[in-house]
RNA sequence: CUUGGCGGCUGCUUUAACAUGCAGUCGAACGGGGUGGGGGGCAACUCCCACUCAGUGGCGAACGGGUGAGUAAUGCAUCGGAACGUAUCCCGUAGUGGGGGACAACGCCGCGAAAGCGGCGCUAAUACCGCAUAUGCUCUACGGAGGAAAGUGGGGGACCGCAAGGCCUCACGCUAUGGGAGCGGCCGAUGUCCGAUUAGCUAGUUGGUGGGGUAAUGGCCCACCAAGGCGACGAUCGGUAGUUGGUCUGAGAGGAUGAUCAGCCACACUGGGACUGAGACACGGCCCAGACUCCUACGGGAGGCAGCAGUGGGGAAUUUUGGACAAUGGGGGCAACCCUGAUCCAGCCAUGCCGCGUGCGGGAAGAAGGCCUUCGGGUUGUAAACCGCUUUUAGUCGGGAAGAAAAGGCCAAGGCGAAUACCCUUGGUUCUUGACGGUACCGGCGGAAUAAGCACCGGCUAACUACGUGCCAGCAGCCGCGGUAAUACGUAGGGUGCGAGCGUUAAUCGGAAUUACUGGGCGUAAAGCGUGCGCAGGCGGUUCGUUAAGUCUGAUGUGAAAGCCCCGGGCUCAACCUGGGAAUGGCAUUGGAAACUGGCGAGCUGGAGUGCGGCAGAGGGGGGUGGAAUUCCGCGUGUAGCAGUGAAAUGCGUAGAGAUGCGGAGGAACACCGAUGGCGAAGGCAGCCCCCUGGGCCGACACUGACGCUCAGGCACGAAAGCGUGGGGAGCAAACAGGAUUAGAUACCCUGGUAGUCCACGCCCUAAACGAUGUCGACUGGGUGUUGGGAGAGAGAUCUCUUGGUACCGUAGCUAACGCGUGAAGUCGACCGCCUGGGGAGUACGGCCGCAAGGUUAAAACUCAAAGGAAUUGACGGGGGCCCGCACAAGCGGUGGAGCAUGUGGUUCAAUUCGACGCAACGCGAAGAACCUUACCUGGGUUUGACAUCCGCUGACCGUCCUAGAAAUAGGAUUUUCCCCGCAAGGGGACAGCGAGACAGGUGCUGCAUGGCUGUCGUCAGCUCGUGUCGUGAGAUGUUGGGUUAAGUCCCGCAACGAGCGCAACCCUCAUCCUUAGUUGCCAGCAUUGAGUUGGGCACUCUAAGGAAACUGCCUCGGUUAACGGGGAGGAAGGUGGGGAUGACGUCAAGUCCUCAUGGCCUUUAUAUCCAGGGCUACACACGUGCUACAAUGGGCGGUACAAAGGGUAGCAAUGCCGCGAGGUGGAGCUAAUCUCAAAAAGCCGCUCUCAGUUCGGAUUGGAGUCUGCAACCCGACUCCAUGAAGUCGGAAUCGCUAGUAAUCGCGGAUCAGCAUGCCGCGGUGAAUACGUUCCCGGGCCUUGUACACACCGCCCGUCACACCAUGAGAGCUGACUGUACCAGAAGUCGUUGGGCUAACCCGCAAGGGGAGCAGGCGCCUAAAGGUAUGGUUUUUU
Repeated sequence: CUUGGCGGCUGCUUUAACAUGCAGUCGAACGGGGUGGGGGGCAACUCCCACUCAGUGGCGAACGGGUGAGUAAUGCAUCGGAACGUAUCCCGUAGUGGGGGACAACGCCGCGAAAGCGGCGCUAAUACCGCAUAUGCUCUACGGAGGAAAGUGGGGGACCGCAAGGCCUCACGCUAUGGGAGCGGCCGAUGUCCGAUUAGCUAGUUGGUGGGGUAAUGGCCCACCAAGGCGACGAUCGGUAGUUGGUCUGAGAGGAUGAUCAGCCACACUGGGACUGAGACACGGCCCAGACUCCUACGGGAGGCAGCAGUGGGGAAUUUUGGACAAUGGGGGCAACCCUGAUCCAGCCAUGCCGCGUGCGGGAAGAAGGCCUUCGGGUUGUAAACCGCUUUUAGUCGGGAAGAAAAGGCCAAGGCGAAUACCCUUGGUUCUUGACGGUACCGGCGGAAUAAGCACCGGCUAACUACGUGCCAGCAGCCGCGGUAAUACGUAGGGUGCGAGCGUUAAUCGGAAUUACUGGGCGUAAAGCGUGCGCAGGCGGUUCGUUAAGUCUGAUGUGAAAGCCCCGGGCUCAACCUGGGAAUGGCAUUGGAAACUGGCGAGCUGGAGUGCGGCAGAGGGGGGUGGAAUUCCGCGUGUAGCAGUGAAAUGCGUAGAGAUGCGGAGGAACACCGAUGGCGAAGGCAGCCCCCUGGGCCGACACUGACGCUCAGGCACGAAAGCGUGGGGAGCAAACAGGAUUAGAUACCCUGGUAGUCCACGCCCUAAACGAUGUCGACUGGGUGUUGGGAGAGAGAUCUCUUGGUACCGUAGCUAACGCGUGAAGUCGACCGCCUGGGGAGUACGGCCGCAAGGUUAAAACUCAAAGGAAUUGACGGGGGCCCGCACAAGCGGUGGAGCAUGUGGUUCAAUUCGACGCAACGCGAAGAACCUUACCUGGGUUUGACAUCCGCUGACCGUCCUAGAAAUAGGAUUUUCCCCGCAAGGGGACAGCGAGACAGGUGCUGCAUGGCUGUCGUCAGCUCGUGUCGUGAGAUGUUGGGUUAAGUCCCGCAACGAGCGCAACCCUCAUCCUUAGUUGCCAGCAUUGAGUUGGGCACUCUAAGGAAACUGCCUCGGUUAACGGGGAGGAAGGUGGGGAUGACGUCAAGUCCUCAUGGCCUUUAUAUCCAGGGCUACACACGUGCUACAAUGGGCGGUACAAAGGGUAGCAAUGCCGCGAGGUGGAGCUAAUCUCAAAAAGCCGCUCUCAGUUCGGAUUGGAGUCUGCAACCCGACUCCAUGAAGUCGGAAUCGCUAGUAAUCGCGGAUCAGCAUGCCGCGGUGAAUACGUUCCCGGGCCUUGUACACACCGCCCGUCACACCAUGAGAGCUGACUGUACCAGAAGUCGUUGGGCUAACCCGCAAGGGGAGCAGGCGCCUAAAGGUAUGGUUUUUU
C1' cells in the first nucleotide's frame, strides 16, 4: 500500500495506575430465621415436608491462573547423599466407653455518618474440655511415667421399651499406630555472563565444646575456647541477567537467544512480621510502617487485575467488558448436584505456516487504443472482442454428523452381612445429556458470474525504451548516478520477480579462516617485551618393577514429557494432531585392560654439570703511567696584518697580533696498528703497565646421575639526553649575542659563548634499544673468505681433516613479493610475549613509579572508506651516466626606443559581425571590407518564401517604356507566341505567373555529441605484434648489453626467434656527361644586316625526353679478421652530394558546427529573405608582426652592364605623339622559347654633398591632379608643387641564421574593377664563426628515488580568524545508588512479669483457694521512612 476463503498456532517485548463485571461447597455435623406446602386442632398453638438465608462446624482456599521486578547463587542443570515431614489416598494392626462447661446465630439495650462495635440474656453440634482404657506410640535414671476418639445416614427379623429408641447390620466418619505411594524440606560435587582502570576479602568471620531452636543437619542462634577461613585455577567489588528442556543460525565446532508449550525458582502496591494450617510466612487472608487512590457528617474508614475481559497512560507495537461447564481436569458433597474467566469454544488481527481460488479451451482482420520507430514496421498480443465449456469459492435453497462415555431406571451374578434388606462391583438392557452449531460435510439452482496486488528493471541481480528534468529536483545496501542525448532522478509503455501478499525498517546467525578449539598470524602489511636471571606454572632423556589418577573397553542406573529425526495412523491433501522407535554427545556406579601420560620405587649415561691440561680476546672494576695535539700563561725574535667565507662582515691585532724559539700550566681524547677483525646477555667496550674478577672455546680422560628447557608476576642490568649534591672545565658546544644570507631567516654559513660533555655518589628507564627476526633443542645439498683451538701430511711454501664464531654466494624448500636459505624467514618440538581497519592515541581518566622532566598500564565518544606492504608500467627530480638539436657558446644581422603600416587586447559605439589565446592566437581564417562581400546596426519591405522536390490551373519566358519611392517594390503600358512526338486531335518537357499544403531557410547553439581536415611534440627515433620463455599477477624478455650511426642505422653478444608501422631507399628538382631532336632557341666557321636581321648550320649554349654517374667501389690506418670511423686517390659531385615532397603509435576533450558534411536542441509574418544607408576603417591607451630610417660601405645627379622565374585575349600592349609626372592618345604584334609586361637593382664609371637633425629622414598637412569604378564624404591607390615631425643605432629583455646560408639588391605571381610595407616565388652580390657540451631550453636511451598517476602547473604540512559537533580538564553546583559508625524505632515472635480478670481441671462439705490461662507491663531482636558523621560509585550542569 492493497486485502477473498480455510485449518492449526500466536497476539503489551515499553511504565506504572486502575472504573465495572466475573470467585467455594457440605442440611448425610449443628441450632435457628424466612418463604411455600401439608397434618392435628374451633383458635392460639403445635408437628412434618420442601426450598432458601446468614451463623457455628468440616474440607478446600498453599492447587489451578498471572508475571519475570529481584536473584551471578539461599537460583537453575546434571549426578549423588542423610539427619526429616506429609492432610486427602492405598495396605495393615488396635480402638471408637463415660461425662462436663461454654460461645455465635437469635432476643433486648446502646454507640457510630459509615465501616463496624459494645453490654446483658438464651442455645446445638462431628465446636471445646476432663475422666476411663493403651496393641502399638513417646519419654526414661529401665524402676517406671505420659498420652486418644464423634458421631451421622440407610436398612432390619427376633427380643426390650409408652415413645424416642435400645439392639443388629451396612455405609460414610472419628482416634492411636506400622508400612506404602506421591509430594515437600535439607546437604554435597561439577557446570553456569562481562570487567583486574575491582587485589586483597573476612569478626559469627573459620573450627571446636556445651546448650537453644527446627519436622530435620548445620554458627541457624547463644556462651566459652582456639585463630582460623577465602583468593591470581580470580576472592572481594562493580555491571548485566530468572534458569533449563529447547528455539534461530551454522557442514560442523560454535554464535545468538530463553515468546508460545513443559520443568524448577522468585514475586503478588513497596518494606517488615508472624498467625492459622498437613502444607504459607499465603495474588483475590491478617497485623504494622510507607507511597498512592477513594468515601467521610472531618471524628474516622476502605483499597491493591503481574487472574479473565476491559479503561486510561506509555509506545513502532499486541484482541471481546463474548458463550458454556457439553468434553478434559480440579474443589466440596454418600449422591443428585453446585462451583470452576482452569478449560473447551466463539469474536478481532494476513502476525506466521499450510492448502484453495480469482476460470478453462478455441480465437489473427495479428482490431481499436497505448508505447516505440530506421516510418518499412515492431510491441502490448491469443491478450481482448467473439464462440464453446466448467462451477471450486462466494450467493441461495435443502439435507446434515462425529465429538456421549457415564450417572439414573430395570434384570442377573458376585461381595458384605443373620438377612431374599441396604450398599458395593461386574454383565445385559433401557432412558437422558452438545457451548461450539444447523457448524463440518453432502446435494440442488443460476451465472464467468463474487475475487490481484506489491516491489524491482546501471553492476552485484532476473528484467529497456521514450519523454520530462539539467550537480536542479531527486536516487542510493556497496560501487556510485544527476552539470542538455540519464537503461541509475520523475512519468509512461514494456519487462522481471514474488503473489493474498509485496516492499521497508529493526534484530540474530551465516558468508567472516575477519578472535582461527576444529581453523590465523608477528623480517618489511597490525604484531618479538631493550637484555638477562629466575619462584609459581607449562613441558621433559633411557631401562625395569608397581599403581590405576588420566586413557581405552563392557555392564547397570539416569539423561521428564513435548520438540528434532525415522516408521506408521487421523483430518479430501498439507500445515497440524496422534502411536511407536531411535537419539539424547552428559553424569554416576561397577567389572576389566595396562601400551601411552601421570604417581611411587630401583637403575643407566647420550641431555646438563664438575674436575684436569691448554688458548684467544677494546669482557668488567680499581690503581698508576706515556707521548702527540689544542688552548692558556711567561720570556725572546719579529712586523702588519691575522682569522674567516661562495663572497664578506662581526672578531683578534701597533697597548705588538698572526708567525717562530724556549719554558710552564691544565683538562680531555688515545693517530698509525685497525680489519668485511675480537669480546660481551643486551646497552656497549680501544694508548701502555699492575692488581682483582666474569664468561667462552679446544683436548683427552675421570666423576655426579635428568640435576633439564621455558618462564606470567618478581629481581637485576640498561646508549644519549635530563635531574640532585660536590668537584673539574683544555677542546667542543644546546641556549644566548653579534655578523652575513634572505622578501623575511627566531635556520643552514661565520665570530664568540653558558649549561652540558669529564669525575664521585644517587636518580631517571627511554631509543630506528634493529638482524625492525624471543629463548632452547633436533633434522635437512654445497661453495668462497676470515677468526680462535686441535690433529695429520710435507724439507718448506703450503695442503688436508675436525671443532667454535663471523661475512658473502647459492640447492631443495619457504615467502604476497622483496627476499631467507645448516647462523633459516626450510622441516618439526617445548615455553613465553604480542597482533586483530585508519585517525582519535600510546592520548584522557584512574592506579603504580619518579625530586622533576616524565615513565608504565591504557580506553571511549567522534570521524573516515580507507590506512598499509611488496612489486609493475609511466611521469617527474635544483638524482646519476651516455647522446643529439642555431640549445648554449663563437659570430653576423635584427626586435625592444622613433614615425608609419597591419593584427590583437582594452575602451567606445546603434553596430564597431564571428572565430583564433603560451610555445602551437595576434600581416592568423582574410590569395584584396568604398557598394557587393557581410554574417553586425538602423530603417523600409515579403511570408510556400531568395533556393530544392511534388500537385492543380493559366500562360511561353525574357525585353522596353511611364509613374511613385532611397531602393527593394508597387501600379500601368507595350512587345513577343519556346522545344519534342504526332496528319490532326492531343500528349510530354523546359520556363514564368497564380493557389493550397507537405516543406524550404538559418554564418542560430553545442568542436565537451561527431566525420573530415589541420596544428603541435617532431622528420624526434621511436611505437608495437605473433610464437616461445620467465613471473601467482600487473608485466618482463625481444627493444637491454659492447661498439657504431643522422637513424631501433648496422655489427657482435644474448631465451629468444621472427614480423609490422616508422628510419633509409624508391618520387620531384638542382649540379656533370652522353644520346635523340633543332623552332619561336643558338651562332663556331661562311655570306649579310643598324640588329642572329637574313641565308646557312645544329658544333656550342639552351630547350626537353631518355640514359650514364656515387656504391665506402679503390688505397692506407684504426677497430673484435665486424659494423663503422680517420686520411687519401680518382671524380662534375664522396660518404644521406644540395633542396623538396613524404609526418609511426600516440598526446594536447588542441583548432574548426563561419569551407564542407552531420546527431541533438532552438527558430518558422522570423534567429528566414530582399533593399537603402551605416558599421567591420572608431581611439586616452597596451602588446605582437612588419616597412622606412637615423646616414658617407651613404644621399643626390648623369652615364653604363649583367638575371632568373613568371603573367597576358573582358588580357599584355610595342614603336610614335601629348603631359614635369601619375597618366592620356593610339594601336603594330601576341592564345606566346616568336609579341608584350620589361626598366632589373645593387654593381661599375664620373660629378656633388663633408658630419649637420644635414642635399640624412620622410611622417604630417595645404594645394593641384591622374586612374579604377554606378559611386572614392565616412573609406582607394598613385602623381606633382609646397610643408619637412619623430628619429643621431635604441633599458631590462629578446629573435633569426652554419653556405650559395645570413646579410643586402631588385624582379614576378596569386587575390583583384581599383587597392600590399603582407603572402607565395625568382634570381643578383655575397660573408663571419663553431674552442667546446659546464650551464639555459627542448629531445632520445639506460639507471636510481618517489607518499606523483588529472602524473611536479603533482602531492601535501602547520599556524591563524570565525562558527559548530564530540570528548577531557575546570572554582564548583547537583541528582541517584551504596558502604561504615551511630541515634531513634511500629507490628510481631520469644523471654520475663503478671498486683488486674476468668466457665470447664484440681483441692475443699462449703465459703474459698490453687494451678493454668488472658489482658496489661518490661526486655532482646528488628522494617521502612527519618536524623548525625564520614566514605565509595555514577549522572547532569558549568

Source information: The RNA shown here (small-subunit ribosomal RNA) has 1438 nucleotides and comes from an uncultured bacterium. Rfam family: Bacterial small subunit ribosomal RNA.